[in-house]
Formats: sequence, C1' cells, structure tokens
RNA sequence: GCCGGGAUGAUGGAAUUGGCAGACGUGCUGGACUCAAAAUCCAGUGGUAGCGAUACCGUGCGGGUUCGACCCCCGCUCCCGGCA
Repeated sequence: GCCGGGAUGAUGGAAUUGGCAGACGUGCUGGACUCAAAAUCCAGUGGUAGCGAUACCGUGCGGGUUCGACCCCCGCUCCCGGCA
C1' cells in the first nucleotide's frame, strides 16, 4: 500500500428485506430470606431537562440518501486478521 472483519449502557454481548435501540447475562442500587452473611428470589439500572406526567438526545467521528438509518452510500480515526 491492497483486501476482509470489527467499534452499541459500567461490562460481555444481541438487534439486517431500513420501522419501539439496548434483549439476555455480569456488575451495581433497593427489597425479601438469614442471628449475620453467602447462595437464591423480586424490582430498578444510557444521558439531559422537569416535582411529575413527559420531552429531547444517544449505536467510534463527520457528512449524505430516506417519511424513517446500529442497518444503505462517502470520507476519517482506532482495533483484529490476511496479502504484498
């Protein structure tokens, strides 16, 4: 230099004929159980604003297409693998 794969909450990792982002697990927070704890079970857990209902934003970064983008197109950054 060329080719292929990848980047999603704190973390592992889902979501593809473009149509509710964050399923499921781990962790964390609160509760139940216990003398106390562990294990187990229940509920919650992206950000901002708001007393709240709710609204807006959010898939590496910047653009584009579209009524609508994690998903398609272009450029860039970083990681992994291959070729030279």
About this RNA:
Predicted 3D model of an 84-nucleotide RNA (transfer RNA) from a Clostridia bacterium. The sequence was found in a public genome assembly. Rfam family: tRNA. The family's RNA type in Rfam is transfer RNA. About the family: Transfer RNA (tRNA) molecules are approximately 80 nucleotides in length.